A computed fold for a 1476-nucleotide RNA from an uncultured bacterium, annotated as small-subunit ribosomal RNA. Its mean pLDDT, the model's own confidence on a scale to 100, is 83. RNAcentral holds the sequence, with entries from ENA and SILVA.

[in-house]
RNA sequence: AGAGUUUGAUCCUGGCUCAGGACGAACGCUGGCGGCGUGCUUAACACAUGCAAGUCGAACGGGGUCCAUGCUGUAGCAAUACAGCGGAAGACCUAGUGGCGAACGGGUGAGUAUCACGUGAGAAACCAACCCCGGUCUCUGGGAUAACAGGUGGAAACACCUGCUAAUACCGGAUGCCGUCGUUUCCUCGCAUGGGGAGAUGACGAAAGGGCUACCGGAUCGGGACGGUCUCGCGGCCUAUCAGCUUGUUGGGGAGGUAACGGCUCACCAAGGCUUCGACGGGUAGCUGGUCUGAGAGGAUGAUCAGCCACACUGGGACUGAGACACGGCCCAGACUCCUACGGGAGGCAGCAGUGGGGAAUAUUGGGCAAUGGGCGCAAGCCUGACCCAGCAACGCCGCGUGAAGGAAGAAGGCUUUCGGGUUGUAAACUUCUUUUGGCAGGGACGAAACAAAUGACGGUACCUGCAGAAUAAGCUCCGGCUAACUACGUGCCAGCAGCCGCGGUAAUACGUAGGGAGCAAGCGUUAUCCGGAUUUACUGGGUGUAAAGGGCGCGUAGGCGGGAAUGCAAGUCAGAUGUGAAAUCUGGGGGCUCAACCCCCAAACUGCAUUUGAAACUGUAUUUCUUGAGUGAUGGAGAGGCAAGUGGAAUUCCUAGUGUAGCGGUAAAAUGCGUAGAUAUUAGGAGGAACACCAGUGGCGAAGGCGACUUGCUGGACAUUAACUGACGCUGAGGCGCGAAAGCGUGGGGAGCAAACAGGAUUAGAUACCCUGGUAGUCCACGCUGCAAACGAUGAAUACUAGGUGUGGGGGGGACUGACCCCUUCCGUGCCGCAGUUAACACAAUAAGUAUUCCACCUGGGGGAGUACGAUCGCAAGAUUGAAACUCAAAGGAAUUGACGGGGGCCCGCACAAGCAGUGGAUUAUGUGGUUUAAUUCGAAGCAACGCGAAGAACCUUACCAGGGUUUGACAUCCAACUAACGAAGCAGAGAUGCAUUAGGUGCCCUUCGGGGAAAGUUGAGACAGGUGGUGCAUGGUUGUCGUCAGCUCGUGUCGUGAGAUGUUGGGUUAAGUCCCGCAACGAGCGCAACCCUUAUUGCUAGUUGCUACGCAAGAGCACUCUAGCGAGACUGCCGUUGACAAAACGGAGGAAGGUGGGGACGACGUCAAAUCAUCAUGCCCCUUAUAUCCUGGGCUACACACGUAAUACAAUGGCAUUUAACAGAGGGAAGCAAAGCCGCGAGGUGGAGCAAAUCCCUAAAAGGUGUCUCAGUUCGGAUUGCAGGCUGCAACUCGCCUGCAUGAAGUCGGAAUUGCUAGUAAUCGCAUAUCAGCCAUGAUGCGGUGAAUACGUUCCCGGGCCUUGUACACACCGCCCGUCAAGCCAUGGAAGUUUGGGGUACCUGAAGUCCGUAACCGCGAGGAUCGGCCUAGGGUAAAACAGAUAACUGGGGCUAAGUCGUAACAAGGUAACC
Repeated sequence: AGAGUUUGAUCCUGGCUCAGGACGAACGCUGGCGGCGUGCUUAACACAUGCAAGUCGAACGGGGUCCAUGCUGUAGCAAUACAGCGGAAGACCUAGUGGCGAACGGGUGAGUAUCACGUGAGAAACCAACCCCGGUCUCUGGGAUAACAGGUGGAAACACCUGCUAAUACCGGAUGCCGUCGUUUCCUCGCAUGGGGAGAUGACGAAAGGGCUACCGGAUCGGGACGGUCUCGCGGCCUAUCAGCUUGUUGGGGAGGUAACGGCUCACCAAGGCUUCGACGGGUAGCUGGUCUGAGAGGAUGAUCAGCCACACUGGGACUGAGACACGGCCCAGACUCCUACGGGAGGCAGCAGUGGGGAAUAUUGGGCAAUGGGCGCAAGCCUGACCCAGCAACGCCGCGUGAAGGAAGAAGGCUUUCGGGUUGUAAACUUCUUUUGGCAGGGACGAAACAAAUGACGGUACCUGCAGAAUAAGCUCCGGCUAACUACGUGCCAGCAGCCGCGGUAAUACGUAGGGAGCAAGCGUUAUCCGGAUUUACUGGGUGUAAAGGGCGCGUAGGCGGGAAUGCAAGUCAGAUGUGAAAUCUGGGGGCUCAACCCCCAAACUGCAUUUGAAACUGUAUUUCUUGAGUGAUGGAGAGGCAAGUGGAAUUCCUAGUGUAGCGGUAAAAUGCGUAGAUAUUAGGAGGAACACCAGUGGCGAAGGCGACUUGCUGGACAUUAACUGACGCUGAGGCGCGAAAGCGUGGGGAGCAAACAGGAUUAGAUACCCUGGUAGUCCACGCUGCAAACGAUGAAUACUAGGUGUGGGGGGGACUGACCCCUUCCGUGCCGCAGUUAACACAAUAAGUAUUCCACCUGGGGGAGUACGAUCGCAAGAUUGAAACUCAAAGGAAUUGACGGGGGCCCGCACAAGCAGUGGAUUAUGUGGUUUAAUUCGAAGCAACGCGAAGAACCUUACCAGGGUUUGACAUCCAACUAACGAAGCAGAGAUGCAUUAGGUGCCCUUCGGGGAAAGUUGAGACAGGUGGUGCAUGGUUGUCGUCAGCUCGUGUCGUGAGAUGUUGGGUUAAGUCCCGCAACGAGCGCAACCCUUAUUGCUAGUUGCUACGCAAGAGCACUCUAGCGAGACUGCCGUUGACAAAACGGAGGAAGGUGGGGACGACGUCAAAUCAUCAUGCCCCUUAUAUCCUGGGCUACACACGUAAUACAAUGGCAUUUAACAGAGGGAAGCAAAGCCGCGAGGUGGAGCAAAUCCCUAAAAGGUGUCUCAGUUCGGAUUGCAGGCUGCAACUCGCCUGCAUGAAGUCGGAAUUGCUAGUAAUCGCAUAUCAGCCAUGAUGCGGUGAAUACGUUCCCGGGCCUUGUACACACCGCCCGUCAAGCCAUGGAAGUUUGGGGUACCUGAAGUCCGUAACCGCGAGGAUCGGCCUAGGGUAAAACAGAUAACUGGGGCUAAGUCGUAACAAGGUAACC
C1' cells in the first nucleotide's frame, strides 16, 4: 500500500466482498511447563448455610471465676492434710448503662439526557466529628433509670407491673476569655448585594471526669487541614413522521423553612418565562480519566484499575447523628419467602464464598491478618471475605521446551508414474553429544518496618547444587483466483462446498479420502462485535448537463457574505506570563525480576479551560469621508410584455332560396354513414362560435409558465445616451408570500370546428387498438379551486477575469458620400464555429460544464421494495407536499468501442428478380426418405448444406439385423510348455457349421558328431490376452460439407485515443476482384484476388507407327495433308480515336485464329455452423468377455393404408410406325477378358474361335437425319399391368435377377396453390462409353460427342452477399432481449370488526407511616404534650381520553422461486417513434 466482482472488451460512477488490528468472549479439534493479569456482558431473578463492624472495664453500677487472713468439720499428739462457710485488696471475664465507630471500607449500574458528569470559575450565601495550632475555663448542686430482685402475659418474638442503684447518662445554679442577637460611635476594604476591624451598652449562652503521677479527657472561642453543600460559563446521544411548551409557571416585595442562597414553601401583586442557535414530547444511556482502531482528523467504546454520581426486594417517610433520609438501622404500604399453639411474628447476598434459575458463557461454601489500610482503645490488643495469598479456567499477554550434530544402500513402507523413474527424504534406522523441562535427593531466601525480644498465610515456595536418562511433551487450518501451497482415486447438478467471484451434469488442483505441500504453533480454526481498508457523510478530503443529485419561477424576512480612504476600540486573531489540566495509562530515558510480559523512577505530554500583559495587519465595531457597486433624474428609440373595450376579413358548419341529377363520402381496399323526402357540386342571402393564413426569421418581449389579425385606453420591465442627484443604500435568501402550461373540479353562460368516453364499420387467430363514419364531456367566456409536467439548456443566482472568427435584433459614436448603401468602433441581447482549460467520455468553451469568490438549494448517498405504507398539513374531490421499514439482489447505471441485427438509409453484385426457353407439382413406373408393420424390416445422413445420399451395383456372400443350431485363449496377433511334420480325399450322419472316417494316403527346408538340433507350421494345455460395425463426432485426429471463388481477413512500425480500439482497409473514380489510379498520418508487409499448372481454340519447328497418303489394289515407298506428342510463337488495352482529372480505366476501331480474366478445369483466405463422420481409418475414456466375441443354415435389409423428394416414360403430327442403309462422332474398355467372319434361332441367344495385353484386333452398330404412311382419336399415341413360351448368369433366380417373343393394352388429352434449372456451343434434344459387376433391379452416377435456340428494357420489388453510414436495452448476438395479468409454493409487510398488554399523565374518591402547624374536647397538679384536629402524601379505587406494542376472520399490494397459461407492451422507424 491494495485486491476480487457489472462488460464480448473499455473507461467511469457505484455498491458488495476480502487481506489488518482488537476482545471480560463463546464453539470445534488438540493440549507439556512457568510468570503476570483476567474471569455472570444474560435474570437490579430468587436465595439454604457460614462469615463480612465492632471496640473501650483507664466512663459506670453490678455479676462471675480465682484468691489471703479468718471460721467450722474430719483425720492426726502436733505440725499439717482434706472438705465446707465466708471473702478484704487484687487479677481476669463480662450481659447492661455510657462513649466512639457503624454515613468508611466492599457491591451493583436499575434509574438518570440531569449542574448527574467533565472542565473552568464563584459562595461577601454555607457546614465541618475525629486531627493540628492558639486563647480562656473545668466552680457548685439535683432527681432519675437500665442492669438486678420479685411478679405477670405470650407458642414465640417480646412486653408489662412493683422495688433498689451508678456514671464522662440526664437536669439546675454560678462565672464569661469569648460567642450570638438588639441599639449605637468610629476606622478600613471590596465587582454589586456588602465584608473586615476597634469600641460603648443591654439580653442570652459552658463544662466531666478517669487514671494515679506518665498522661487520657471535658467546655468555649478563633485559626488551619481533610471532607462536604450550593450557584454559574462551556462541553458531550438519536428523533421535527414530537412545533409550540409552561400556572409555582416567570418576576416582585413579605413571611416561613434551611448549615446556607433560592418559589424551596405560603399568602398577595404583576403576566410573565422557554423555543427552529430546536423548547415540549418520544427513544436510548450511568459520566469521566481512559480503552480499541486510525498516518492523522476522526470513528467505536466506557470490563478490570482510578475519580464522581446513583441505588440497596419495590414505593414512601422521618429519627439519631458532625455527617444518612442510612446495603448487613427504624416506621408504614406492596409483592414474595419462612415460622406459628392461627392469636401473632421473622426476613432482604447489586458484601465474600456458595445454591437454584436464566444463558453460547464466567471460578473455592479455601488460608491468613505476616504485609498495606481501616475502626475502637492510654496501651497490650481485639475486629477487618478491605486486603495479602493459595485453588479452578490456554480466557489473554509474555517466556521456555518437545532435542542437537553426523548419517545415502538415497532402506522398507506409503503415494504416484510416460514403468525409466519421481517423491516422502537426512527424514528414519544407526553413531556421538546435551539435560532446558519433568523426576529424585541435599541446601534454602527477600518480603520484617519498629524497640530488646517475639512475629511469614504464601512455603520448605522461588532460587542454588547433585544424580539417572532422549528420556515425559504437537497439533490445527488451508492448498481455483483474491492468497503462500498439487496430484491420484471416489462421486457424477447427486452428495456436498462457498467470505466474494463461483465449483459439481463421467477425465473436478473448488465436493469426499489419500499422498504431498503451505501457514501458524500449545495452540489452530470458526462465529459474534468494533475500527480500518471506505476519499462509501469528504474539516483534513466528495459531488449535482447525460451515472444518485439545481427548488417550476419570482418578491422578500431572519441569517450568511460584502467597494475605496482615514482615525479610535480590541470581540475574533496572534504572542508572552500565571493557575489549572488528580493518579494510573500512552510516549522517551533509566532501573528491578536470568529475558520478556509485568513492576518502579524521571521526563515529556495531556493539543483544553480560566486569568492577565501586549500587538493592531486582517475580520468586527464606532465615527468621518469618496464614487467606480446600487439607485434617482433628463433625453430617446425597439418590442406577439400584461389587462380591458371595440372592430375586421378568409375558412368550416348550419339555415333559407335557386340551378341541377345520382350518386357522395371514405380507404391500402372496403364498409358503416349521407342521398330520389333531391344529397355531393354550384349561386345568392343569413346565423353562430372559435382561431387569426401570407408577413414569419435558431427574429422580438417576458422571472418562469407563456405571448402572434387590427384599433383605442390603462400599465410593467429592459436597453442606449447623458453624468445633474443620493452615497454602499449591495448580493444571496431557510421559513413566508405571490405567479404558475395542459388536464381536472365547482357555479353560471356559450358551443362552429375538433374530440377522451361511447356506438357502428373494417382489420385480425383475437382487436375492448392502430384505419374509417359518427359522437358526449371538454376545448371558449366570467368567477373560484387545484399547484402538478421530460415546468428541460435535464445546466440555481450574483460578481470579476480568461484567444479569436462569423451571422442576426435594438441603440450610440466616427469615416466617406448628394443619398440609399458601405467601412471602422462601442454597449445590450440572440445563434453558430473554435483555442487554452475542463471532462469518465460525449461534450462545454466570454450566454462555460474554464479560473476564482459569496449565498442558497441545497440536493444526494448501490439497485429493487417505493415516491409505496403509516402519521401530519393542504384540497370539494381527484390528489398534492413531507416521506420510511421489513424483505430481497450483486449488481443497477453513464459514456464510448468492436461486432451482430433492423418490417433504418445510401452504393454495388449474383439466373436474385425481370425478359425468355425447358421443366417440377397432376398420371404410370423406378428409386430414396418418413410413417406404419415386423422375429428382424441393421446403422448413419435431417432446412438451404438429409431424401437415385454413405451404396462405383443386398438372391447366398456382402451383413452390421432376426430365428434356430454350434465354439470358448477363441475366426485373427504375440509370448510359454509339451507333442507332432503339415495336410488329410472318397464315404457316412447332419440344414450346415461340425463330427466320424483317419490305423486310407502322405511325409517337405537347414545343420549334423546321424543320437539329434533348429526355422516355419500344426495339435493340445495354462494364462497374459485376443475380439467388439458396442457407447460417446458434445473427449479427439484425419477427412468433408456450407457461407463462397464471396472479396475479403490480418500484421509490423508510426500516429491518434486514459482505454477498449482507431488509422492503414475510410474518401473520389474504376474493376470480375482490398483490381488499379488519385488523395490522405500513415508507410510497408502477409494470407486471399489475379498470374504461374492442365485442357481447348491458331500456328511454326522437330519426330513419326499401329496413323495418313497426292501412288488403281496389295506390297513397298514417302511424311505434303489429317492425326499423334514434344518444344516454341501468339493477346499485352500493345496500336489508333473519344471520354476521363494530364491517372486508373471505359467506349469505339484496326489488325488478328482468338480482344479486353478468349472458353473450361484444378486451386477454396481469417473464420462460422459444439455442421457431418467413433459404421472408411486412427484414437482417449466407459462398457461386454461361455458374450455386445465367433461360426453356420434359413429369413430380413425388397414388407405397404399412406405422405414427401429425385428421376424415367408419356399424354402425341416439331409426332408414331415403316423404310432408306446412305453418311458423320468423341471418349473409353478388353486376358478368370474383348471377341470378328461364318452358321442356327423371329429374338434374347447359341455355335464358332480369326485377331488382340491393342493409334494395329474386338466391344462398335452411333442416334437424331431423309422418304413413305397415319390425320387428331384415348388413336398405328401411351406403354403400365397380367398371362403364356423361352434365353442368360450363377451351388442356387420361391421370397428376390436381367433379357427375348407372342398376347393383354391401365392411368394419362400438358397438370391447382406453389416451385426449379439455364445467358452460348449454353438451354433443349439425340445417342455412345465406363466404373462397380458372376448376373442385375442402371430410368442412377461419371464422362463423351452430334444437332443446336430464345431473351436480358432494367435494378422498383423477392432471395443471398459485399462496402459505408445510422439506431440498439442484442453479445448464446433477432431462432436475441423482454413486459404485465392469471395459476402454484415460500417469505416479510400495510389495512382491519375486534381482543389484549404496557408505561406516562389528568380528574375525582379514599388514604398508612411521618415531619410540620394547631389545640376546645383527651393526658398531665402544672409547665406543657399528644395516640386529637389540619396540610402534604406512598399505595389503592373509579372514569374518560391519548400514546406505544402484541394478536386477528378477512383483505391489499410487494419480493423470491430452470423449463406453467395468455398475449407482444418496450429495445431497430420494434413494425401506431418513444417518453413525462